[in-house]
Molecule: FMN riboswitch aptamer (RFN element)
Organism: Domibacillus iocasae
RNA sequence: AAACCUUUCCGGGGCAGGGUGCAACUCCCGACCGGCGGUGAUGGGCGCUAAAGCCCUUAGUCCGUGACCCGCAUACGUGCGGUGGAUCUGGUGCGAUUCCGGAGCCGACAGUGAAAGUCUGGAUGGGAGGAAAGGACA
Numbered sequence: 001a002a003a004c005c006u007u008u009c010c011g012g013g014g015c016a017g018g019g020u021g022c023a024a025c026u027c028c029c030g031a032c033c034g035g036c037g038g039u040g041a042u043g044g045g046c047g048c049u050a051a052a053g054c055c056c057u058u059a060g061u062c063c064g065u066g067a068c069c070c071g072c073a074u075a076c077g078u079g080c081g082g083u084g085g086a087u088c089u090g091g092u093g094c095g096a097u098u099c100c101g102g103a104g105c106c107g108a109c110a111g112u113g114a115a116a117g118u119c120u121g122g123a124u125g126g127g128a129g130g131a132a133a134g135g136a137c138a
Base pairs, nucleotide, nucleotide: 004135005134006133007132008131009130010129017029018028019027031118032117033107034106035065036064037063038062043056044055045054046053060105061104069082070081071080072079073078087103088102089101090100091099109121110120111119
C1' cells in the first nucleotide's frame, strides 16, 4: 500500500414540433434519454533521453450488476434464491460488438377519459456502487 472495521457524504436522464380525436406528453409522424462495476485502443495527466509503470477518462445493446417483480425465511432490521431488454455492417489496427462511418434495436410495476422508456405514483424510499475521514494490523 491493498484488504478489513466504523462513520459521514454523494449516488438517473428524457416527447420539441405536428396529426387524429370531445379527450392522448399514453395512439400516429417525429423528437428525446441512457444507473453502477469491468474491459488491451478514444482523450488527458504523472514519469522519462526513451521505455516500463501509475492515475483520471472511454459500451443503453459485450461480461457482471442495481432499481421493479416473484418465492422462501425472518429477530421485521433484513437475508437467501429466482425472473428480468436490445447490434449488425464497413473502416483503421497485432488487438475494438467499446474508436470512426452507416443502418438498426431495447427499456419494471401501479395509475390514467385513450394503450406511457419520457406524465403521475410507491419514492423526502431503496440501491449497484463512488468518495472522504477515522480505526486496527503489519